Description
Predicted 3D model of a 751-nucleotide part of an RNA (large-subunit ribosomal RNA, domain II) from a Pseudomonadota bacterium. Taxonomically the source falls in Pseudomonadota (Bacteria, Pseudomonadati). It matches the Rfam family "Bacterial large subunit ribosomal RNA". Rfam links the family to the GO terms structural constituent of ribosome and ribosome. Its mean pLDDT, the model's own confidence on a scale to 100, is 84.
Context: one part of a larger RNA
RNA sequence: ACCGGCGAGUUAAUCUCAGCAGCAAGGUUAAGGCGUGAAGAGCGCUGGAGCCGUAGGGAAACCGAGUCUGAACAGGGCGUUAAGUUGCUGGGAUUAGACCCGAAACCGGGUGAGCUACCCAUGGCCAGGGUGAAGCGACGGUAACACGUCGUGGAGGCCCGCACCAGUGUCGGUUGAAAACGGCUUGGAUGAGCUGUGGGUAGGAGUGAAACGCCAAUCGAACCCGGAGAUAGCUGGUUCUCCCCGAAAUAGCUUUAGGGCUAGCCUCGCGUGGUCCGUAUCGGAGGUAGAGCACUGACUGGGCUAGGGGCCUUACCCGGUUACCAAACCCAUUUAAACUCCGAAUGCCGAUACGCCAAGCGCGGGAGUUAGACGGUGGGGGAUAAGCUCCGCACGUCGAGAGGGAAACAGCCCAGACCGCCAGCUAAGGUCCCCAAAUCCAGGCUUAGUGGGAAAGGAUGUGGCGUCGCCCAGACAGCCAGGAGGUUGGCUUAGAAGCAGCCAUCCUUUAAAAAGUGCGUAACAGCUUACUGGUCGAGUGGUGCUGCGCCGAAAAUUCAACGGGGCUCAAGCCUGGUACCGAAGCUGCGGACCUGUGUUUCCCCCGGAUUCCCGGCUGUGUCCUGGGCCUUCGGGCUCAGCGCAGGGGGAGGAAGGGGAUGAAGGAGCACAGGUGGUAGGGGAGCGUGGUGCAGUAGAGCGAAGGUCGACCGUGAGGACGGCUGGACGAGGCACCAGUGAGAAUGCCGGU
Numbered sequence: 001a002c003c004g005g006c007g008a009g010u011u012a013a014u015c016u017c018a019g020c021a022g023c024a025a026g027g028u029u030a031a032g033g034c035g036u037g038a039a040g041a042g043c044g045c046u047g048g049a050g051c052c053g054u055a056g057g058g059a060a061a062c063c064g065a066g067u068c069u070g071a072a073c074a075g076g077g078c079g080u081u082a083a084g085u086u087g088c089u090g091g092g093a094u095u096a097g098a099c100c101c102g103a104a105a106c107c108g109g110g111u112g113a114g115c116u117a118c119c120c121a122u123g124g125c126c127a128g129g130g131u132g133a134a135g136c137g138a139c140g141g142u143a144a145c146a147c148g149u150c151g152u153g154g155a156g157g158c159c160c161g162c163a164c165c166a167g168u169g170u171c172g173g174u175u176g177a178a179a180a181c182g183g184c185u186u187g188g189a190u191g192a193g194c195u196g197u198g199g200g201u202a203g204g205a206g207u208g209a210a211a212c213g214c215c216a217a218u219c220g221a222a223c224c225c226g227g228a229g230a231u232a233g234c235u236g237g238u239u240c241u242c243c244c245c246g247a248a249a250u251a252g253c254u255u256u257a258g259g260g261c262u263a264g265c266c267u268c269g270c271g272u273g274g275u276c277c278g279u280a281u282c283g284g285a286g287g288u289a290g291a292g293c294a295c296u297g298a299c300u301g302g303g304c305u306a307g308g309g310g311c312c313u314u315a316c317c318c319g320g321u322u323a324c325c326a327a328a329c330c331c332a333u334u335u336a337a338a339c340u341c342c343g344a345a346u347g348c349c350g351a352u353a354c355g356c357c358a359a360g361c362g363c364g365g366g367a368g369u370u371a372g373a374c375g376g377u378g379g380g381g382g383a384u385a386a387g388c389u390c391c392g393c394a395c396g397u398c399g400a401g402a403g404g405g406a407a408a409c410a411g412c413c414c415a416g417a418c419c420g421c422c423a424g425c426u427a428a429g430g431u432c433c434c435c436a437a438a439u440c441c442a443g444g445c446u447u448a449g450u451g452g453g454a455a456a457g458g459a460u461g462u463g464g465c466g467u468c469g470c471c472c473a474g475a476c477a478g479c480c481a482g483g484a485g486g487u488u489g490g491c492u493u494a495g496a497a498g499c500a501g502c503c504a505u506c507c508u509u510u511a512a513a514a515a516g517u518g519c520g521u522a523a524c525a526g527c528u529u530a531c532u533g534g535u536c537g538a539g540u541g542g543u544g545c546u547g548c549g550c551c552g553a554a555a556a557u558u559c560a561a562c563g564g565g566g567c568u569c570a571a572g573c574c575u576g577g578u579a580c581c582g583a584a585g586c587u588g589c590g591g592a593c594c595u596g597u598g599u600u601u602c603c604c605c606c607g608g609a610u611u612c613c614c615g616g617c618u619g620u621g622u623c624c625u626g627g628g629c630c631u632u633c634g635g636g637c638u639c640a641g642c643g644c645a646g647g648g649g650g651a652g653g654a655a656g657g658g659g660a661u662g663a664a665g666g667a668g669c670a671c672a673g674g675u676g677g678u679a680g681g682g683g684a685g686c687g688u689g690g691u692g693c694a695g696u697a698g699a700g701c702g703a704a705g706g707u708c709g710a711c712c713g714u715g716a717g718g719a720c721g722g723c724u725g726g727a728c729g730a731g732g733c734a735c736c737a738g739u740g741a742g743a744a745u746g747c748c749g750g751u
Stems, first nucleotide, its partner, number of pairs: 001751006011096013026052003032046005056063002066078004099237002102234001106227006117201009126191001128160003131156001135152006164188003169184004203219001206214002240685006250263005264369002266366007277355008290342001291340002296336003300332004305326001307325002309322004372398004376393006403414003418591004423587003429581003432565003438578001440577006451567001457551002461548010478535005484508003489503003514529001518527002592675011603659004611651004617646005624641007686740001688737006698728001705724005711718002
């Protein structure tokens, strides 16, 4: 891991509701007793104690259809006007382990120091080498000491290093050779050393050179048993089927926030009746969107003008002035969730009418839900961020919703799946190929593969519509020619001559020509422009709006920002049109279930068909069985069984006819509507073990069980047949449960 078996809402008491049953102003016995019996089982009888109900109100005395409060004959509160009670079954609650498994822990009593920590007693062990303290001796030395040298000596938690003890670094090992090891390396190795044996200290206790270390592979409180099924607002699991309905993720409160209680929303029963919902009309309340500036604030410019500042004046008091600041006021311009002179749409409340059965409301039983998500829209928070967060909406979907589309994709678009069909029509979305259907029609646009990702900003891209200039008296562009004089304007400057800079910017000749547009020079010069003529011969320049494109455009594993191929008068974009494809939508045909409506039927009486059973009667038959008689041994006669027919009796009750109820309910048929579904409510069933009817039917001519099979049923499931098996055992009706397995890191076994 798989397979098999086991594995979870039980039982008791009390309360409550429903169904069914008994009795009913009453209902009912409990323990106990008696009988029966093997019984302390069960059943029958007894037992009226008690309980509930029949009257309430008050704290009570007490009063009583009333009573309490109160001074009250006031008001108000609770009552009076509706039948209960006992049992069985079921739903729910409470108390119990209370659906099952699961702690970490707490407490009690014991067991442990053969591991390990420390201690006590008594033993054992430490190769070899090195260093060479004190002391002592000799010699030197000193006044004597001191001191020095040499020797001797053998100290030390001394040195190196086996055994022994330890466990530093690293490699391996990591389902190991090993539940702590192996290799290499390393520390101590006469000491606070190591070690044998015997003994001691015990669980909030011991022991501890102290790490919460160690106390038997267990230690921030050992192990074993018990309290004990501790508790677990937590996690997991909770076993057959079909049918009807079908949520919530909100509010308030909560030592509350992943739990509860009540309400909301679901379901079932009873009651009520047109209350609900939609639309129209009418009548209301309201201060949002918008708008506005009349109020409250904010805000820009101007005017006017207090006050202040600057400047001038001034000994002081004054005064003057101001392109400073600025109240109020005036004009003009804005602005606001907490501004409003105004003010919708929608929504909300009410009335009436219509639609016509969709729902609503009340009472009661049972819940679940109180982690929501995304989308749309109106807002708050945030950064006019988030697949962000928090509100509003009779919003939508998912949740609890399958199907088609969006390449893929809970929440987007279309559309709500009872079942079947090798039938049809459509929705969204599509129709070149992958891939079902147009290489469809008409007219435009785009050249960027734009389409098929993106902004500010930029640009003689290109299409459309305006508008303002110039233009056959010749425009625009190109080409040819002119582009002059006073004058080198004045100033400045070393210089400044159109062209560093400052000021001014006139006059003349002209077809035209600036006191000069740019390049250039040290300054001049030179080139060029404006401007003019010629040439040419028809448009040319600016600007606004708009369609589609272009640039802006950098990312990490080739293409990788159309699903792909591929696409350019398109297979892109815009406008219009006609077909077609396309879903579990709609239609057609067949079938199932549920609900409603209509109709028939049921019940009683008459009626007696088909069928079955009985056997004393009558007739008949002789294949078969048995008995008696006869026999020519072929058979014949007779009786009984048996078969058939007639007749009789009994069971059963169809068609048909009549009657009652015209109530409820059941069934059949017809029509109409409905049948996605998690939590959850309700309904109807299947199957397993056992009990009763029951020593059932059946069964060695083969039960149960096993196994295989193309049968039946909407399903759980049920037959039938073969084989196996070798002795039991259906089906029906009713009752009782240790009653259904795929999941619980479930338990046990097998492989």